[in-house]
RNA sequence: CGCCAGGGGCUAUGGAUUGCGGACGGGUGAACCCCGCCAGGGCAGGAAUGCAGCAACGGUAACUUUCUCCGCCUUGCCGUAGUUCCCUGGCGCUU
Numbered sequence: 001c002g003c004c005a006g007g008g009g010c011u012a013u014g015g016a017u018u019g020c021g022g023a024c025g026g027g028u029g030a031a032c033c034c035c036g037c038c039a040g041g042g043c044a045g046g047a048a049u050g051c052a053g054c055a056a057c058g059g060u061a062a063c064u065u066u067c068u069c070c071g072c073c074u075u076g077c078c079g080u081a082g083u084u085c086c087c088u089g090g091c092g093c094u095u
Base pairs, nucleotide, nucleotide: 001092002091003090004089005088006087007086008085009083010082011081012080013079014078015077016075019072020071021070022069023068025065026064027063028062034059035058036057042051043050044049
């Protein structure tokens, strides 16, 4: 000086991990000041019918929750690849 190997650093990437948000599903769910539909009852009317509308029912906002999925984030980790970086060892050549 060259080649090879190992370890480390750095870079990339996969897994795992951390936190947050979202999606799907479940539960609760605004007495009235959310929506729809409005039994009963009320009002108007000679009547037909109409009007407003509580409860109930359905839904929404909101809250909560979990197997799963997606996005971003965290790193004490594991794997893979790359590297003109550092250290060590071996072999060869030269002086």
Predicted 3D model of a 95-nucleotide RNA (Bacterial small signal recognition particle RNA) from a Terrimicrobiaceae bacterium. Rfam family: Bacterial small signal recognition particle RNA. The family's RNA type in Rfam is non-coding RNA gene. The sequence was found by an Rfam model in a public genome assembly. Its mean pLDDT, the model's own confidence on a scale to 100, is 76.